[in-house]
Context: one part of a larger RNA
Formats: sequence, C1' cells, structure tokens
RNA sequence: CGUUUGAUUUCAGAGGGGAGUUGACUCUAGUACGAGAGGACCAAGUUGAACCGACCGCUGGUGUGCCGGCUCUACUGCCAAGUGGACCGCCGGGUAGCUAAGUCGGGAACGGAUAAAUUCUGAAAGCAUCUAAGAAUGAAGCCAACCCCAAGAUUAGAAAUCAUUCAGGGCCCUGGGAGAUGACCAGGUUGAUAGGCGCCAGGUGUAAGACGAGUAAUCGUUUGAGCCGAGGCGUACUAAUUGCCCG
Repeated sequence: CGUUUGAUUUCAGAGGGGAGUUGACUCUAGUACGAGAGGACCAAGUUGAACCGACCGCUGGUGUGCCGGCUCUACUGCCAAGUGGACCGCCGGGUAGCUAAGUCGGGAACGGAUAAAUUCUGAAAGCAUCUAAGAAUGAAGCCAACCCCAAGAUUAGAAAUCAUUCAGGGCCCUGGGAGAUGACCAGGUUGAUAGGCGCCAGGUGUAAGACGAGUAAUCGUUUGAGCCGAGGCGUACUAAUUGCCCG
C1' cells in the first nucleotide's frame, strides 16, 4: 500500500514445511523342516542405539554486583575491623536464568490408490493363458493420517462484537516472560509495571561487639548467627503526572 466504511477478537484451511531410521532379547518353539548338525516363516511382547522436540522437579555444569576461607600490598592515625588492587587475586560452595551428560515425549496404528509380484474368471486361438473386456490381493515408497506455518490464497475467505453519539490506535513513561533497534508482551493511580520496604523460600555457614576460659596461639557463649543478585507472596513509600497526535 492492497484486500473498497473503520476497528477489535476468534476461526476454517488453498497451499507449504517437519517427521518417516533401526538393533538386540523373550515368547510362539528347540516347534515346522532336517538322518543329524542345525533351525525358521507368521503372530505377540520387552528393552536399547542414534536422531528430533520440550523442560529444569531430580543428577550435575555455569553462575565476573551472593556467602565464606587464605596471601601480598596501599589506605582508613594505631589495635581490632574493613575497603581498593593483584586473571573474579587464589581457593571452597552457590539462588535465578541459561543448560546436558539430566528428565519427559516422538517415529506408530488405521485407511485409500498402486509398483514389482501373486491370482480369479476369460476369449481372441473349441485347448491353454493373470488380460484383451472384467475382478481380487500386494511395499519402508505415493495420497491421507500425526506436528507446525498459513487469506499478499490479488480467487485477498468466514463469524461475532464495537463505532461518526468518536470505536480504535499511537506518541510518552514503568518494565520483561520479549528483544541488536523496530517489533512482541505486562502495566501506566479505577495501578502491584519496576524500584524500595516487609515476610518467606533459597545460598553461605555460627558476623561484629561484648563476656568467659587460657601465659598465648586459640576456644566457648550470645548464635544456625550475620550477610545475601536475579525467586515467591504482600505493601502505593518512589517512579509510571498532566497531556498531545492519528483516526
């Protein structure tokens, strides 16, 4: 811009894409078959490999603005306690998120038309013949079926509702489940959108100070303490004011 009034929401699907793999074992059955050795078709079930999708409850990884331990150094006048620097200084752990090696699921079944092939009936050609007329089976393949996209499907579809009594959308702002930016999504006081604060979960692992014990190093008590990023619930304290534009 179009879809011929403008919107919001929801549909159906022309068409397109994805998937499509396979092993071993058990049973049938040591049966059929075979002198024996050996050893099935068909049918039923179990469990894997690789691949694909989703997720983070479990096992783990990462987790550079979380917690702790340790070293050197500069500084806070000193002690003690801290802060900066040293690859995040090194080391031990680790929330959310993201993740695989973790967990869950998938390939199928049913149907239709067929290929090779196997047949029925059957003449030409009194026989025979799966074929010439006619009819029936038959594949991991084809069409559907399963999953996803989909009306720019210009053949531009359908339904409901709303609106010239102004529907609806945007600018702007707070943000993230979204994201390079647009976009998308959640909100904008008739408000829990983010921050703060409170409680909780969770992480680290018993802070500082004081008191007590010991000559002291250190230990004990206060104390599962103190601190705490992203998590959950709550709470208008702060910021989403007022407005303007398109239509």
The part of an RNA shown here (large-subunit ribosomal RNA, domain VI) has 247 nucleotides and comes from a Candidatus Zambryskiibacteriota bacterium. The prediction has a mean pLDDT of 90. Taxonomically the source falls in Candidatus Zambryskiibacteriota (Bacteria, Bacteria candidate phyla). The full RNA is in RNAcentral, with records from ENA.